[in-house]
């Protein structure tokens, strides 16, 4: 000085002027709602809701976005079992709970810090691998090597016997070829040539011992061991698993036609994904008319943040002390001016929470790896 890794903050800021929405406090009106007598009407008292002014204090995000996963929380619902579907897939731990986080193996990527896996099984069984090549799995001989041993042919020397030749039969899978993969790999030895044919090491299968809770390392003995490879193919094998969802659901108010037909009906229907059992109810389903759809609740104090100590490797627990931080309802925070600079990106809450994935202009901060150079 340059290039990287991982983590954590923040999300243009300051100043005026006018405007939006909630809570709160005060005043202020009395037409409506809301209370009292009365019950055809209509009085009275006071301000709950409701209008208006004033003050105060508060008001979208790191992903609110996707709806991908898990609750929370509301019905079915007195409320279970079982199969089928369906989820996940190394170990150990955290967590309300997870397909999520924290450590660890293990297998691969970078020199390196790091960084990535859809990581359980192929001897339960099925299925796939196009073309090319000989041959795609207990699958093979296109080129190729050899002919020791049986023909063949020539010499020696009638035969045996020895020598020579390029082949037949046979023999082989090492060298070449084709593919993404082709009978473990190296290396020595043996063979007629060759093969784990036979040795070392190396792989793999089995065993035992040691460290570890474990996945799982190490060492150490055994076997020539190849009937590969793919489960993000079916499939098996552990483990888990009601549905729908705030347009759940719950009160008040108000209107109609508690309406016409049909089919089933107690040996029968119904009862929020599908089947059986099992429980509870006693009416279910189609179809045609026909009326209402206004207002409150849910609705924001949580598994909730902050800061501190203590235990842990960490995720995170636990104590102690602080703070209250949006709740619209057709959808609120928006214009305009002036300054500074990092020149503004990706972008708007709708019941809440814990993740995760996706898209981002940039600014600040700590820790580590690496190449350069100076001392």
């Nucleotide at each position: 000085g340059g290039a990287g890794u991982u983590g954590a903050u923040u999300a243009g800021a300051c100043a005026g002027u006018c405007g939006c929405c909630g809570c709160u406090u005060c005043a202020u009106u009395a037409u409506c709602u809301g209370c009292u007598c009365c019950u055809c009407a209509g009085a009275g008292a006071a301000a709950u809701g409701a209008g208006u002014g004033a003050a105060g204090g508060g008001g979208a995000g790191g992903a609110a976005a996707g709806u991908c996963c898990g609750g929370g929380c509301u019905c079915c619902a007195u409320a279970g079992g079982g199969c089928a579907a369906g989820g996940u897939g190394c170990c150990a731990g955290g967590u309300a709970a997870c397909g999520c986080c924290u450590g660890g193996g293990a297998g691969g990527c970078g020199c390196a810090a790091g960084c990535c896996u859809a990581c359980g099984a192929c001897u339960a069984g099925u299925g796939c691998a196009a073309c090319a090549g000989a041959a795609a799995g207990u699958a093979a001989a296109c080129c190729g090597c050899c002919g020791a041993u049986g023909a063949c042919c020539c010499g020696u020397a009638u035969a045996a016997a020895c020598g020579a030749g390029a082949u037949c039969a046979g023999g082989u899978a090492a060298g070449g070829g084709u593919g993404a993969a082709a009978a473990g790999g190296u290396g020595u030895g043996g063979u007629a040539a060759g093969g784990g044919c036979a040795c070392a090491c190396c792989g793999c299968g089995c065993g035992a011992a040691u460290g570890g809770u474990a996945a799982u390392a190490u060492u150490c003995g055994u076997g020539g061991c190849a009937c590969g490879g793919u489960a993000a193919a079916c499939u098996c094998c552990a483990c888990c698993c009601g549905g729908a969802g705030c347009a759940a659901a719950g009160c008040c108010a108000a209107a109609u036609a508690g309406g016409u037909a049909u089919u089933c009906a107690a040996u029968a229907g119904u009862a929020c994904g599908g089947c059986c059992c099992g429980u509870a109810c006693u009416g279910a389903a189609u179809u045609c008319g026909g009326g209402u759809a206004g207002g409150c609740u849910g609705c924001u104090u949580g598994a909730g943040c902050c800061a501190g100590u203590a235990a842990g490797u960490g995720a995170u627990u636990a104590c102690u002390g602080g703070c209250c931080u949006a709740g619209a309802g057709g959808a609120a925070u928006g214009a305009c001016u002036g300054u500074c600079c990092g020149u503004g990106a990706c972008a708007g809450a709708a019941c809440c929470c814990g993740g995760c994935u996706u898209a981002u202009c940039g600014a600040u901060c700590a820790a580590c790896u690496c190449c350069u150079c100076u001392a």